The prediction has a mean pLDDT of 82. Predicted 3D model of a 76-nucleotide RNA (transfer RNA) from bacterium BMS3Abin10. The same sequence occurs in records of 2 taxa.

RNA sequence: UCGGGAUGUAGCGCAGACUGGUAGCGCACUGCGUUCGGGACGCAGGGGCCGGGGGUUCAAAUCCCCCCAUCCCGAU
Numbered sequence: 001u002c003g004g005g006a007u008g009u010a011g012c013g014c015a016g017a018c019u020g021g022u023a024g025c026g027c028a029c030u031g032c033g034u035u036c037g038g039g040a041c042g043c044a045g046g047g048g049c050c051g052g053g054g055g056u057u058c059a060a061a062u063c064c065c066c067c068c069a070u071c072c073c074g075a076u
Base pairs, nucleotide, nucleotide: 001075002074003073004072005071006070007069008068011027012026013025014024021058029045030044031043032042033041051067052066053065054064055063
């Protein structure tokens, strides 16, 4: 450099895609309760429009095309 495959969703780790229909879980974070205070525990809450662009569709994280990044395999 070329070919093939996997992955990309909240601060972090992941689910959701096959089967299109209001984007979720755990940890973390914020407030309150509890405590002398902290931790732990309980209650409440904030945060992402899904790697980028385009297409199909009434509607796209999800289907199609192109590109980018990371990892793995093979070739040279």
Rfam family: tRNA. By type it is a transfer RNA. Rfam's curators write: Transfer RNA (tRNA) molecules are approximately 80 nucleotides in length.